[in-house]
Molecule: small-subunit ribosomal RNA
Organism: uncultured bacterium
RNA sequence: GCCUAACACAUGCAAGUCGAACGCAUCCUUCGGGGUGAGUGGCAGACGGGUGAGUAACGCGUGGGAACGUGCCCUUCAGUUCGGGAUAACCCAGGGAAACUUGGGCUAAUACCGGAUACGUGCGAGAGCAGAAAGAUUUAUCGCUGAAGGAUCGGCCCGCGUCUGAUUAGCUAGUUGGUGGGGUAAUGGCCCACCAAGGCGACGAUCAGUAGCUGGUCUGAGAGGAUGAUCAGCCACAUUGGGACUGAGACACGGCCCAAACUCCUACGGGAGGCAGCAGUGGGGAAUAUUGGACAAUGGGCGCAAGCCUGAUCCAGCCAUGCCGCGUGAGUGAUGAAGGCCUUAGGGUUGUAAAGCUCUUUCGUCCGGGACGAUAAUGACGGUACCGGAAGAAGAAGCCCCGGCUAACUUCGUGCCAGCAGCCGCGGUAAUACGAAGGGGGCUAGCGUUGUUCGGAAUCACUGGGCGUAAAGGGCGCGUAGGCGGCUUGAUAAGCCGGGGGUGAAAGCCUGUGGCUCAACCACAGAAUUGCCUUCGAUACUGUCUGGCUUGAGACCGGAAGAGGUAAGUGGAACUGCGAGUGUAGAGGUGAAAUUCGUAGAUAUUCGCAAGAACACCAGUGGCGAAGGCGGCUUACUGGUCCGGUUCUGACGCUGAGGCGCGAAAGCGUGGGGAGCAAACAGGAUUAGAUACCCCGGUAGUCCUAGCCCUAAACGAUGAAUGCUUGGUGUGGCGGGUAUCGAUCCCUGCCGUGCCGAAGCUAACGCAUUAAGCAUUCCGCCUGGGGAGUACGGUCGCAAGGCUGAAACUCAAAGGAAUUGACGGGGGCCCGCACAAGCGGUGGAGCAUGUGGUUCAAUUCGACGCAACGCGAAGAACCUUACCCAGGCUCGAACGGCAACUGACAUCCGGUGAAAGCCGGCUCCCGCAAGGGCAGUUGUCGAGGUGCUGCAUGGCUGUCGUCAGCUCGUGUCGUGAGAUGUUGGGUUAAGUCCCGCAACGAGCGCAACCCUUGUCCGCUGUUGCCAUCAGGUUAUGCUGGGCACUCUGCGGAGACUGCCGGUGAUAAACCGGAGGAAGGUGGGGAUGACGUCAAGUCAGCAUGGCCUUUAUGUCUGGGGCUACACACGUGCUACAAUGGCCGGUACAAACCGUCGCGAUACCGCAAGGUGGAGCUAAUCGGAGAAAGCCGGUCUCAGUUCGGAUCGCAGGCUGCAACUCGCCUGCAUGAAGUUGGAAUCGCUAGUAAUCGCGGAUCAGCAUGCCGCGGUGAAUACGUUCCCGGGCCUUGUACACACCGCCCGUCACAUCACGAAAGCUGGCUGUACUAGAAGUCGCCGCGCUAACCCGCAAGGGAGGCAAGCGCCUAAGGUAUGGUUAGUGAUUGGGGUGAAGUCGUAACAAGGUAGCUGUAGGAGAACCUGCGGCUGGAUCACCUCCUU
Repeated sequence: GCCUAACACAUGCAAGUCGAACGCAUCCUUCGGGGUGAGUGGCAGACGGGUGAGUAACGCGUGGGAACGUGCCCUUCAGUUCGGGAUAACCCAGGGAAACUUGGGCUAAUACCGGAUACGUGCGAGAGCAGAAAGAUUUAUCGCUGAAGGAUCGGCCCGCGUCUGAUUAGCUAGUUGGUGGGGUAAUGGCCCACCAAGGCGACGAUCAGUAGCUGGUCUGAGAGGAUGAUCAGCCACAUUGGGACUGAGACACGGCCCAAACUCCUACGGGAGGCAGCAGUGGGGAAUAUUGGACAAUGGGCGCAAGCCUGAUCCAGCCAUGCCGCGUGAGUGAUGAAGGCCUUAGGGUUGUAAAGCUCUUUCGUCCGGGACGAUAAUGACGGUACCGGAAGAAGAAGCCCCGGCUAACUUCGUGCCAGCAGCCGCGGUAAUACGAAGGGGGCUAGCGUUGUUCGGAAUCACUGGGCGUAAAGGGCGCGUAGGCGGCUUGAUAAGCCGGGGGUGAAAGCCUGUGGCUCAACCACAGAAUUGCCUUCGAUACUGUCUGGCUUGAGACCGGAAGAGGUAAGUGGAACUGCGAGUGUAGAGGUGAAAUUCGUAGAUAUUCGCAAGAACACCAGUGGCGAAGGCGGCUUACUGGUCCGGUUCUGACGCUGAGGCGCGAAAGCGUGGGGAGCAAACAGGAUUAGAUACCCCGGUAGUCCUAGCCCUAAACGAUGAAUGCUUGGUGUGGCGGGUAUCGAUCCCUGCCGUGCCGAAGCUAACGCAUUAAGCAUUCCGCCUGGGGAGUACGGUCGCAAGGCUGAAACUCAAAGGAAUUGACGGGGGCCCGCACAAGCGGUGGAGCAUGUGGUUCAAUUCGACGCAACGCGAAGAACCUUACCCAGGCUCGAACGGCAACUGACAUCCGGUGAAAGCCGGCUCCCGCAAGGGCAGUUGUCGAGGUGCUGCAUGGCUGUCGUCAGCUCGUGUCGUGAGAUGUUGGGUUAAGUCCCGCAACGAGCGCAACCCUUGUCCGCUGUUGCCAUCAGGUUAUGCUGGGCACUCUGCGGAGACUGCCGGUGAUAAACCGGAGGAAGGUGGGGAUGACGUCAAGUCAGCAUGGCCUUUAUGUCUGGGGCUACACACGUGCUACAAUGGCCGGUACAAACCGUCGCGAUACCGCAAGGUGGAGCUAAUCGGAGAAAGCCGGUCUCAGUUCGGAUCGCAGGCUGCAACUCGCCUGCAUGAAGUUGGAAUCGCUAGUAAUCGCGGAUCAGCAUGCCGCGGUGAAUACGUUCCCGGGCCUUGUACACACCGCCCGUCACAUCACGAAAGCUGGCUGUACUAGAAGUCGCCGCGCUAACCCGCAAGGGAGGCAAGCGCCUAAGGUAUGGUUAGUGAUUGGGGUGAAGUCGUAACAAGGUAGCUGUAGGAGAACCUGCGGCUGGAUCACCUCCUU
C1' cells in the first nucleotide's frame, strides 16, 4: 500500500445492550431460583470507522469577542407526595404472492397524564402568576425531580492571512440601514411589515476556472518554491436532489418521508436496496493487498455486576513500495594450470581468481528449551522473539555503464544499413558512441528506465536582475487617484525599538539521555515554533496635530533674444501657359537611343498678360518649441524662456495608473484650387525576361477650408524631477569687472548648444557636469527564436485600419559587441611582359604528336582550369605490356628453411606442337662403408597479384611564388578572442635599411656564403700553344726547343655606394660623376619560409586494411595500345624574292665513343657497303657546322614556292619491318597566296633566326635536354584587364562570394483560425408546476386521561381532512457562457529534394530600413515624409598635436 470511476456492487461481518424498569410465552429446577424468546421501556445508534465530490467560504489557520446551549461526569442545595386512563406483546377475526397490515378484546411499567408542594428558578415595574419527580432491590446502594456552580463539548460574531484570469468592470431590491414584530439555545434581514436609499468595487467587486484547509512533507545556504499520502486538528459529504422528525446533541453513512436515476423480487396488484465501514467482486487503469485471527491488550457502547457487542483496535497474511541491519564464506595457494580474449607471436590479461589444502557456521535447515507484553485470573500474536545443540561451504548475485560531460578499452561483425542518443552528437569499410565477446568501472538485494517536484536558475531578481546597440523608455504634454517630499518648535505615540504576560495542540524537525544485540524505530527531557493578542516603557527617524522660517516653488518690477503659434495683407525671382515680335530647322533626352515637340514655324530670344505653389543668397553641429515641427516681408493678437533686483507669498513641491489634449507623411469624406512635381496608368528603351532602375507623357494627391484618421527608424533607438562628482576648447543669449577717448581685448557669473577627454561605469562599442558616473523619488516596459503584433474577444474609426493581445505547433538556437581571416561591380599605396609600346607566333593549310569522343575481342592504366592534353613514356614491330583471343602450369616464373623419396629427374637425343609445354630414351659425383655433395619430385612454412582504396599512409612532386612574407620568447595592453612587435614617415628588388614608437630581442624566409660567366695576377706546361732560335716539308707545331701568348687546371686579386658633387631629417637612400674589364643584387644558375589546394602519384618504390589463391597468379603464340564521320591542345613545314636552286668559300661551342667511335682508301647517283689505321680520348674518331660571304640562275606564277599523298626500285637494324620502323634514288606534286572571333611568348646577347651535340636506343624525334653563330625593335606611362603585396573600410561570409540568402508555385505532412449549421455541459431571467415537509389558518369528521355534570352530554385539548405561504424534481420560452463536431476555406510550421526568378548581406551592383498609399507571378516596385542602424569622394565647420 486505488493518486484513475464520489463507477456499479454478489456474499459475510462492521451497534448494540440492559430481567437491578415492565408484562407475556417457554425451558430447566435441588422449588431457593436460574435461563431463553419476541415485545413495552431506558441508554447508546450525533462516537468510533470511511471519503475529499462539493466548497475561494469566517471553510480553514491564528488571535480576540458576547447574546447562548450542554446527556453522561464532578461539587453544592432542596425534594422524591397523592392519583388516573391507556397500550404493545398475547388471544380472536380478516386482507395480501410478499413486504406488511386492519378490526375487536385482555394487561404491566422507571411508558403516558392530572393534582399537591417550591429552597431556589422563569415571567412581570409590582401585586402576583407558572412549572417537578419513578421506582428497583440481595437493605447496601443504584436511580428520579428542581436549582446553582464547574468541567467538557458545541453554536454564533469579528481583525488578519488564504490560487489564477481584466480577452470578466461594474455588481446588488431583502439588496444596505432603521423602527416594530416573528423565530432561535442565542446575536443578526435569519424571516415579515413599514420607512429611508443605501451597500460593494481598480487596495480588483461581480463573473469564470481550479482547489478540502492546517500542523506538516519534499527541496533549498537562506528567502522561497512545490505539495497536503500515512499520523494529528478542523470542515464537508454518505447513490442524486429536497425535507423534517426524534433527541442534550442530527436535519443523522449501516434512521424516517418525498422526488429522480439505477439494480433486484413479484402472483403485475405491489414491494426491497444504497460498501466514500472491513474483507471481497466487476469495471476503469501504468498501478495498489486476505472474502484471515482475536477481543489477550488499549479504547468505546450498554449494564450494579457477571458479561455481551466492537472489521475501532491488537495481531497475522501478501507486495524489495520505502527505511534500517545481515548473509551468500575466511585463510593459504604460481606450474602464474586449463579455457576464454588480445598479441608486435616474444608475450600480456582474466588472476590468488580457480583447483588443491586448512578453517569458520551468521542467515537458512533439523532437534530441544522457551518468554516480556498480565500488579490475582484471562495471550489472538505463538511454540513467536530469544537461548542451547547437530550437520555441512554447504541452500543463497544481480543490474547498469565504459566518446565528452562522467569512474571505466580492446577485438570482431555491420557499412548513413541495422541501430544508439539526457545534451553535444555517433554509423557512408580500419566505429573505445551500433551489435557481440573479452576486459574494466559503478551500485548491490537490488539495479536501470520513465514520470513528478525542488535545486542548480540571480532564468520573475524581497534577499537578488534589467531596459543607448542583446528582449525592454509610453510619440509628446497637462493633470486625477496614489506614491514620495525642504529647515525648525512643541505635543502625540500609529509605524519603529525594548521589557513582561497569554497563546503559538500533540506528533514531526533539532539537541541531550535512554530502550529494542546495532540501526531503522520508539520513549523521556529540553530547545525551537521567526506569528498573533495584551501590558509597561523609550521618542532619534517616519506619520498625525500645532507654531515659525526661506534656500524648493510661485508672484512682482526692469531688461533681452528668437523660422514659437494664429489670422490678415503684401513682394520679387523662377517654372508653366497664353498673346505678340525677331528668327529657321531642328529641339529635347540618354551610357547610347527612341517615344515626344517642330515648316500649321518649335528650340532660342524680346515684350506683355495670367495663374498657382514655394520663399535663392543671409544660413551657421545657429535660434525657438513639450513633442510633431517652425524659414520672404509687414501688421494685429498670443504662449513660453533667459538675465538682473536689499520686493512679496511661505512648501504652495516632484512624479503620475486611469483620463483629457496635441501629434510628420500617407490616407478618408465636403466644397474649392490646380503652376510645378507626381503613386496609378500609357508609351519608348534596357534585358533571356523587365509588371523595375533610365526617358517622353500623365491622374489621384501635393495647396486652401472646416472635419476625421492617430501611426513612423514619432531616434539621442537614452522617461521625468532633484542633488553631488577633475578639466580643456568653440558657439548663441543676458549681465559684472579691469584697461582704454573709443572700437575692442582680457578676466568672470548664469542659461542654452557642440566637440575632446579624468575618475567612474559598460559585455564591448562607448558614455563621461547635456552621464550610460554616484544617489533618491515616481511612472512605463522586458523575460529564448519562430508562429505573431497574427487569431479570437472587446473597444475606437466612414473606411483604410488603430489600441489591447494569446495558444497549438516548431527550433536549439535567434541576438549584441568585438576579434582574426576571406571577400567587395569599397578606398589608398606598390609590384609583375599585367596592360600599354614593340617583335614574332597560335587560331586558317598539310603533316607529326597528345587528349576527348566514337569504334573494337582489346583499342591496358593514370593525369582534367591556370597547375591534364610532344604529360607518366629519356623512345609500344616481338619483348616492353599491365589489355584481348587461344593453348598450357598449379609449391607455382625467382629465393630460403625443414622432412621424406628418387637419381626414372636435370643436361643431351628423338617424337608432337605455333610456342610454352607434354611424351619417350640415355641416366649423377666423392667415399671401402656410414655418410656427404649436387639436382629433381612430394609434403609443409613463408609465395604471387600493374587487383581496390592517393579520402587510411610514407616518400617524392606540382601550384600560389623566388611572392616577401610567416612566426616565437619576454614585456605591455585587453575580461577575452587577440593586439603590440610586423603599424607610422621615408627607402628598397626585398619585413632591404634608417628614423620614430610599449616595446626589446630572436627564428624560418630576403640578401650573402656555393657554381658558372666577364678582367687581371701567380703557379702548372702535355695530348694544348708557337712570339723568339734551329731543322724539315709543295704545305701543316711536322721535329728540336721554349712556356712569352692563347688555352687547360689550381690558387689569388677585383666591386664595397669605397671616392666626389647634389637631393634628403645631418639618416637610410636616391640622382649625377670619376676611376675601372665590370657600378649600384654586373649576367646566368642552384637555392622554394609558415602554409593552401583531402592538388598528383597504391602503375616508380615502400606500406595499413580489404579482395583473389587449378586464379585477379604464371608461361607461351598471335593481336591490340598505331582503329577514325569528328572536336581540342602542343608542335613541324610552308604559303616565298630579306626567297628558292647551283657552284665556291669562312668562322663555333658543348658533347659522345671499346658489345663503341671508326679515319685514309675502294664500290654505289644515294642511303649505304667493303675494309680496318688510330683511339679507353686537350693525342684518334663522330665532324663537312649552318645561317653568313662571293658568283650564277629564277622574276611574282599555285611558280625552279610548297612539299602532303601515291607508285616503283633500293639500303639499314633486327629471330621477325603485313598489321606497325627509319633512310635513299627516280617518279607523283595535294592543301596552302599570311589566316574570323579570340589568344600566346618575349625587355638584351633577350626576341627572332641558323645549325651542332646528348640521353633513351638493335632500329626508330618535328618531342625533350644542352651548345654555340648571326642578332633587333620598344617601354609615354600605370587609367584600364589579370595576378600579387601592405594599410584601411563594410559584411547577415568562416566549406570563407563557386559564400550566404528571400518569396511565390508544386508535392507530402502537422497543429490552428473562419464557416451555413449540428450536438452537449454549466448558468441567468420570466412563467408554469407543485411531492414530502415545517409553519399558519381552519378543523363540519374522529377523540381514553383534565374540567362541569347523577347520567346523557358538553367544554378544554389533540388528531385526521381541507385551505394558504414557502419549496425539490419536472415543463415552456428566451438569453449568456463553454466544449465538441462541420462541406468548404485562410494563412502558418516542417520536409531529402523540385520550379521561377535574385529581393537582402560589399556602394549586393537602383544604399538600406521605415509609416502609409497604389501596383505587380514572386521575391518586390513606385510615390510622399522620416531615419542612419549607409559605402565612397569633395567641400564646409569643429577638435587635437